Record summary
The RNA shown here (c-di-GMP-I riboswitch aptamer) has 87 nucleotides and comes from Geomonas anaerohicana.
């Protein structure tokens, strides 16, 4: 250098809640606020979760499921960039 891996340093990020704002919605975005994180950076390719003013059919009228479109990286998986440097 690299690949494991995480002592110890210097940081960093921000859960639920609350206030303002958008949005049908799920949820985002600014402030406050810390429940945790060694990638709790990013990224929607895979599952799984959720959301639907769209779409076709079934059922018999309660709706569920499928298709499409949306959300989400702090479910997992992949895929990519990165600080520090004990054992």
């Nucleotide at each position: 250098g690299c690949a494991c891996c995480g002592a110890a340093c210097c940081g960093g990020c921000a859960a639920a809640c609350c206030c303002g704002g958008g949005g049908u919605g799920a949820c985002c975005c600014g402030g406050g606020g810390a429940c945790g994180c060694a990638a709790a950076g990013c990224c929607a390719c895979c599952u799984a979760u959720c959301c639907a003013g769209g779409a076709a059919a079934g059922u018999u009228g309660a709706c569920g499921g499928u298709c499409u479109g949306g959300a989400a990286a702090g479910a997992g998986g992949g895929g990519u960039u990165a600080c520090c440097g004990a054992a």
NCBI's taxonomy places the organism under Bacteria, Pseudomonadati, Desulfuromonadia, Geobacterales, Geomonas.
Model confidence (mean pLDDT): 83 of 100.